[in-house]
RNA sequence: CUACAAUACCGGGUUAUCGCCUGUAGAAAUAUGGGAGGAAAGUCCGGACAGCAUAGGGCAGCGCACUACCUAACGGGUAGGCAACGGGAAACCGGAGACAGACAGUGCCACAGAAAAUAACCGCCACGAUUAAUCGGGGUAAGGGUGAAAAAGUAGUGUAAGAGACUACGGUAUGCAUUGGUGACAAUGAAUAAGGGUAAACCUUGCGCGCUGAAAUGUCAAAUAUACGGACGCCUGACGGCGGCUCGCCGGAUGUCCGUGGGUUGGCAGCUAGAGGUGCUAUGUGAAUAGCAUCCCAGAUAAAUGAUAGCCUCCCGGCUUGCCGGGAACAGGAUCCGGCUUACAGGUAUUGUAGUUUU
Repeated sequence: CUACAAUACCGGGUUAUCGCCUGUAGAAAUAUGGGAGGAAAGUCCGGACAGCAUAGGGCAGCGCACUACCUAACGGGUAGGCAACGGGAAACCGGAGACAGACAGUGCCACAGAAAAUAACCGCCACGAUUAAUCGGGGUAAGGGUGAAAAAGUAGUGUAAGAGACUACGGUAUGCAUUGGUGACAAUGAAUAAGGGUAAACCUUGCGCGCUGAAAUGUCAAAUAUACGGACGCCUGACGGCGGCUCGCCGGAUGUCCGUGGGUUGGCAGCUAGAGGUGCUAUGUGAAUAGCAUCCCAGAUAAAUGAUAGCCUCCCGGCUUGCCGGGAACAGGAUCCGGCUUACAGGUAUUGUAGUUUU
């Protein structure tokens, strides 16, 4: 220097003219201020806020699952622990991970294989029948074969042959003790044990979760048929709040529900000053927190944020090598906020890997 990967950031600029939404001033004309994003997206998770008993008990159901911390909260984040696996001769480095429990119980484990968890197919061993081959009922998990997985590794003792049956060394698991650590956990010690895997199978344990969702909700205006039919009920309670059931609480008679039919379908609030942006300082490994200063930055309602022209910037193509032609990533508010995930032309910075050139 080039290419690739990861992470972080930026993601067109400017001038003129004509418009659109909206705040303020004004009687009006008009003047002046503001006008999409890093993801506004998917609507996946969590909260604020609102309504319903200021949301109550039980069952069912759903979610989460190493530790500490951050946070309003989270299934998010930060820092760590363990660790499949990969690299390396080693020291060590990187690192996927729904990372509680498989001695509570039940189930399942394709194909192959005798057997997938009360293991005997071949082989080995002694015994019986038998001249023998062979056959029979036994013993044996050391060897062979099958498989993703086959019953604790190596060496020895032992035995008819064998076997953790026993011994030594090493490994694994469990609880205990000591030491270090806030903790997950690690190291060491002695003891005990030999029970395949699977919980993104049921299940068990622990923790958490009321439901709905801005079309929430409140309010003003307008409108009208307490019309017709049916069912139930009128305090011994129909029905509703109450969204799977139940208890409980509250409302409940000019009542409730179903069908037919009729009317209206506009405005305002909620609605944008907020867990807000930027900068500095302090604390902390960090996520983040605190203090100070400063700024005000869309609020539409079928929905504005645009169009045209010029110049610059970038990309692509062409050749006459400085000109011509074409093009501008993904996308776009709708109550707000914090995350996650996904999309993204081109550019910048840092780190890593590979290659090339020079010294």